A computed fold for a 350-nucleotide part of an RNA from an uncultured bacterium, annotated as small-subunit ribosomal RNA, central domain.
Model confidence (mean pLDDT): 82 of 100.
Context: one part of a larger RNA
């Protein structure tokens, strides 16, 4: 290096747009880079093979021949395929017009309900919390319970193995905004597809500055269990959680399944939109498409399971993976304020 493989054995990049590259629909002409034929010229001898000969034979050795699958060249040739050029075409892509669903995303406002606290009013001994309890709060008037303010942060019911987004995720209303889906087929006419590096987004902790701080809560503390209790449990409580701006760039960042693309029995749910049947609607029923579950055939598979949303059949183009352990660590380099993160081995072991 090739064969082999990456949903659970070892392996799919967290995720996207895209750069180089690598591959790319239908069809005509040209052309001859690739390819295919012809000839030519080199491919050094030795060794290899096949045929004689020499050493009594062999091993060796001599002599011929074949091969040296290779490179160049050529005013000769093919032209199906790749390539290039030159024109065409619409099925792939992609604009337009019509309609539609949606917790998609960005500001900035503002509703209601509940926690909690302050004031006032009523009322008087207890609240509270546990398997029991005890700390803790209350006679300086608590719990309850009315009125009334203050604040923060989170949207009950709709709500649904219901939608939306590449992926992280998204949930109260309004306002700006991007993508998707379906009809239609007016337009441009292969512009597709994948995509080493680079760029960007990126859950939760975390870090930086400055604000906010209502409930919750690592840390801490204090009561309890307990043999011990640096824990389950209870009272109390600070970073944090929440906002800007800026960083880190990780997760079982999972469907543990990388994108694109043709194909290939069904069945029964779910939301979306177009069309038909019906005498407008509305329900129901057929169909089309594009999402989203669950079963199940062939097929595959070690098995489990997967099965038109493939883990089945194609074709492309990317990351990956080569025995456990050292070890996702040292050392080197880079990137970070750190904290760490990317790259990434060896000795030695069994």
């Nucleotide at each position: 290096c090739u064969g082999g493989g990456c949903g659970u054995a070892a392996a799919g990049g967290g995720c996207g747009a895209g750069u180089a590259g690598g591959u790319g629909g239908u069809u005509u002409g040209c052309u001859a880079a690739g390819u295919c034929a012809a000839g030519a010229g080199u491919g050094a001898a030795a060794a290899c093979u096949c045929c004689a000969g020499g050493c009594u034979c062999a091993a060796c050795u001599c002599g011929g021949a074949g091969a040296c699958u290779g490179c160049u060249c050529u005013a000769c040739g093919a032209a199906a395929c790749u390539g290039g050029u030159a024109g065409a075409c619409u099925u792939g892509a992609g604009u337009g017009c019509a309609a539609g669903a949606g917790a998609g995303g960005g500001a900035a406002g503002u509703g209601g309900a509940a926690u909690u606290c302050c004031u006032a009013g009523u009322g008087u001994a207890g609240c509270g919390g546990u398997g029991a309890a005890a700390u803790g709060c209350g006679u300086a008037g608590a719990u309850a319970u009315u009125a009334g303010g203050a604040g923060g942060a989170a949207c009950a019911c709709c709500a649904g193995u219901g939608g939306c987004g590449a992926a992280g995720g998204c949930a109260g209303c309004c306002u700006c905004u991007g993508g998707c889906c379906u009809g239609u087929a007016a337009c441009u006419g292969a512009u597709g597809c994948u995509g080493a590096g680079g760029c960007g987004c990126g859950a939760a902790a975390g870090c930086g500055u400055g604000g906010g701080g209502a409930g919750c809560a690592a840390a801490c503390a204090g009561g309890a269990u307990u043999a011990g209790a640096u824990a389950c449990c209870c009272u109390g409580g600070u970073a944090g959680u929440c906002c800007a701006c800026g960083c880190u760039g990780u997760a079982a960042a999972c469907g543990a399944u990388g994108g694109a693309u043709a194909c290939u029995a069904g069945g029964u749910g779910u939301a979306g939109a177009a069309g038909g049947u019906a005498u407008c609607g509305a329900c129901c029923c057929c169909c089309u498409c594009g999402g989203u579950g669950c079963c199940a055939c062939a097929g595959c598979a070690a098995a489990c399971a997967c099965a038109u949303u493939a883990a089945g059949c194609u074709u492309c183009c990317c990351g990956c993976c080569u025995g456990g352990g050292g070890a996702g660590u040292a050392c080197g380099g880079u990137c970070g304020c750190a904290a760490g993160g990317c790259u990434a081995a060896a000795a030695c072991u069994c």